[in-house]
RNA sequence: UCGCGCGUCCCGGGGUCGGUGCAAUUCCGAACCGGCGGUGUCAGCCCGCGACCCGGUGGCCUUCAUGGCAUCGGUUGAUCCGGUCAGCCGCGUGUGCUCCGACGAGCCACGCAGCCAUCCGGAGCCGACGGUGAAAGUCCGGAUGGGAGGCGACGCGCGA
Numbered sequence: 001u002c003g004c005g006c007g008u009c010c011c012g013g014g015g016u017c018g019g020u021g022c023a024a025u026u027c028c029g030a031a032c033c034g035g036c037g038g039u040g041u042c043a044g045c046c047c048g049c050g051a052c053c054c055g056g057u058g059g060c061c062u063u064c065a066u067g068g069c070a071u072c073g074g075u076u077g078a079u080c081c082g083g084u085c086a087g088c089c090g091c092g093u094g095u096g097c098u099c100c101g102a103c104g105a106g107c108c109a110c111g112c113a114g115c116c117a118u119c120c121g122g123a124g125c126c127g128a129c130g131g132u133g134a135a136a137g138u139c140c141g142g143a144u145g146g147g148a149g150g151c152g153a154c155g156c157g158c159g160a
Stems, first nucleotide, its partner, number of pairs: 001160009010150002016030004031138002033127002035049004040085001044125002053074005059069003079123005087115002090112005096107004129141003
């Protein structure tokens, strides 16, 4: 220094102005935000994961509860249009190259058509639960929680 294993820790953004109103960061007009892995390079809305919510099991815990932990399963939002590159596929062309007795095959180059991006342009859309003087992605709360995942940080061990 690299690889593997273990432990601890870390890791989510966003409400401002105006209007109505007794009252709204909740309504209306304009605003602002986007966890993690994959997918062709940079995806909130392509495929998944996590979170929230619901349920099963019964191993563990005690304050014995309508609880906690563990585990298994379910549910879980939203995108189209135009363009372009890479790529893939097809067709055609060539005093081109290689192979072949020949037909022809392969390669290369060029042209055309098709498919196709997370890029470029445009227009849209989505966002758990509980609370609230009035309906919340943005305020408050469960949450100093949980958690996907990580070329993350530190420590320990093993190996090279």
Model confidence (mean pLDDT): 78 of 100. The RNA shown here (FMN riboswitch aptamer (RFN element)) has 160 nucleotides and comes from an Acidobacteriota bacterium. It matches the Rfam family "FMN riboswitch aptamer (RFN element)". Rfam links the family to the GO term FMN binding. Taxonomically the source falls in Acidobacteriota (Bacteria, Pseudomonadati).